[in-house]
This is a predicted structure of a 72-nucleotide RNA (transfer RNA) from a Myxococcales bacterium.
């Protein structure tokens, strides 16, 4: 340099056109003499960047950008 796959919550991840979501973790209450378990609830997203197409885009399309893997 070429190809190909990943990019969403702090972490791991699903969601493949129509209200952005699990689990864990953080707070908080409740339970305990206290911690630990365990119930129950909150709070946290420019969905990698800029453009296209679309009534509508996290899903499609293009370009860039990191990351992997692969061929040279």
């Nucleotide at each position: 340099g070429g190809g190909c796959g990943c990019u969403u919550a702090g972490c791991u991840c699903a969601g493949c056109g129509g209200u952005a979501g699990a689990g864990c973790a953080u707070c908080g209450c409740c339970u305990u003499c206290a911690c630990a378990c365990g119930g129950c609830g909150a709070g946290g997203g420019u969905c990698g960047u800029a453009g296209g197409u679309u009534c509508a885009a996290g899903c499609c399309c293009u370009a860039c950008a990191g990351c992997g893997c692969c061929c040279a």

It matches the Rfam family "tRNA". Rfam classes the family as a transfer RNA. Model confidence (mean pLDDT): 84 of 100. NCBI's taxonomy places the organism under Bacteria, Pseudomonadati, Myxococcota, Myxococcia, Myxococcales.